[in-house]
Context: one part of a larger RNA
Molecule: small-subunit ribosomal RNA, 3' major domain
Organism: uncultured bacterium
RNA sequence: UGACGGGGACCCGCACAAGCAGUGGAGUAUGUGGUUUAAUUCGAGGCAACGCGAAGAACCUUACCAAGGCUUGACAUCCCGUAACAAACAUGGAAACAUGUCUUUCCCUUCGGGGACACGGAGACAGGUGGUGCAUGGUUGUCGUCAGCUCGUGUCGUGAGAUGUUCGGUUAAGUCCGGCAACGAGCGCAACCCUUAUUGCUAGUUACCAUCAUUAAGUUGGGGACUCUAGCGAGACUGCCGUUGACAAAACGGAGGAAGGUGGGGACGACGUCAAAUCAUCAUGCCCCUUACGUCCUGGGCUACACACGUACUACAAUGGUGAUGACAGAGGGCAGCUACCGGGUGACCGGAUGCUAAUCCCAAAACAUCAUCUCAGUUCGGAUUGUAGGCUGCAACUCGCCUACAUGAAGUCGGAAUUGCUAGUAAUCGUGGAUCAGAAUGCCGCGGCGAAUACGAUCCCGGGUCUUGUACA
Repeated sequence: UGACGGGGACCCGCACAAGCAGUGGAGUAUGUGGUUUAAUUCGAGGCAACGCGAAGAACCUUACCAAGGCUUGACAUCCCGUAACAAACAUGGAAACAUGUCUUUCCCUUCGGGGACACGGAGACAGGUGGUGCAUGGUUGUCGUCAGCUCGUGUCGUGAGAUGUUCGGUUAAGUCCGGCAACGAGCGCAACCCUUAUUGCUAGUUACCAUCAUUAAGUUGGGGACUCUAGCGAGACUGCCGUUGACAAAACGGAGGAAGGUGGGGACGACGUCAAAUCAUCAUGCCCCUUACGUCCUGGGCUACACACGUACUACAAUGGUGAUGACAGAGGGCAGCUACCGGGUGACCGGAUGCUAAUCCCAAAACAUCAUCUCAGUUCGGAUUGUAGGCUGCAACUCGCCUACAUGAAGUCGGAAUUGCUAGUAAUCGUGGAUCAGAAUGCCGCGGCGAAUACGAUCCCGGGUCUUGUACA
C1' cells in the first nucleotide's frame, strides 16, 4: 500500500420489511446430469452452465455411428496432354458411382497460338468442426451504470509511498459548494444520440371528413379545419415565489405548465477482477493426421429412459366452464408471398376467383359486454394418454413433423422444508406480430388491451461504496 475481520461509523440497492403473483406437489414441453447405446457429435458448470451456442436435428443441416466408395482429392493456384461444356437413355447398385449407347462441337486470332469450362496425368500442395482459450487476436459474460480509476507539476517522507481523491455540507453521481500544501488535467458521471409525453409552422396521398352536395359505404365531387403521417422548430432551466441553510451548494413547499426537479424508456459499460467463456462464427502460433483424424454417399443417431435437477406451459374451477349474439388495439409481415369473396367439407383444409410489390389490398384480435345454461361434483372442472378416420408441407412423416374430427377421459381439490420476480401504466392477466423456417414454439424478440396492492422503517439476511481501526496474510 492492499486484502481480510462473526471490528467501528456513515450511506445505497426489490437486499430486508410491507404487499401482489409465483416456483417447490400434478400432467406436459424443453434443457441438463446420470444410465443406456454401434452412435446417443461437440461446447457451456455457483452467482455469471442448464427454453444456453441452436433465429427452429425427418433427408440436408451433421461435426457422431454402421456399411459402401475416392486418393492431387468435395474446394484453390501452377505445369503437360486431350477435348467444347454438357444432357438424355439403358444395365448394375441402397445411393455415391461404374459400364455402355446416342445427341452436341464454345470465344478471340496476326492461323503460330491464346482464353473460359471440362476430362486425364505428374507433383508442389489442398483438406482437417483434430489438440492446446493455460501460446494468442477478435468478440462476450461478470462485479456494475457501482462511482470510482489515474496522471503532470509542486510539497512531505531515508524509502515503499503519501498529499491531491481526506474534512464540513449536499447529490442518483469524485454531483456541486465551502475549507485545506496543494494547483491543474485525463478516463468515467452528467449532457450531446434515439424513442415517448405537449404544441407551432410547413406539407396533404394511399391517411382524415367539420361545413356543401352525393352514396349501401369517405363511395365520389370537394375541403386543408380536425385526426394522423414526417420534416423543421418551441418547451423544463431549480428559471420564478416562499421557508430552511453558512450570504454557498442544495433541500422542502408553492405558482404557472402537457410535463418539475435526471419527466418515462433505450443505446451508451472507466482502470481493472475472475490464467472467466469461445481454437466449433472467424482469424491465428505450435503440435498432430495425409489411400486418412481428408472427402462422397445410403441408412441410423443427435428424439434412447429406472431415475435426479433447472426453466416454462396447462390446470386443479363459479371472479369459472359451455353456447349464441355484439364491440374496441398497437406494432409488424406479404410476389416461389399475403389472400378478400363464392362454393364444397362437422373440421383441419380443398376447388374456383379477386385485390395488393402495400398509410390503397390481405393476414386480423382476445380478455370484455348482453342473453341462456351448468350448481360445487373429480363435475358440462381438467385435459394427459390411447384408438380410428382424415388434412397439410415435403423426393420421403416408420424410427421422428404439425393440424382436424369422433371416441377415450389419467394425475390434479392450491402444493413440506425451502425459494423467485415485481415500486406504476409496473406486477398480474388477455390476446397479437416477427425472425429462423418447405413444414415443425408452451422458446426468443417485439406490440398493444385491461390494470392493482404495498413501502412503517433501517434491527436483521445478501451485495456494494467511503472513512477509520486491528492483523503473525501478500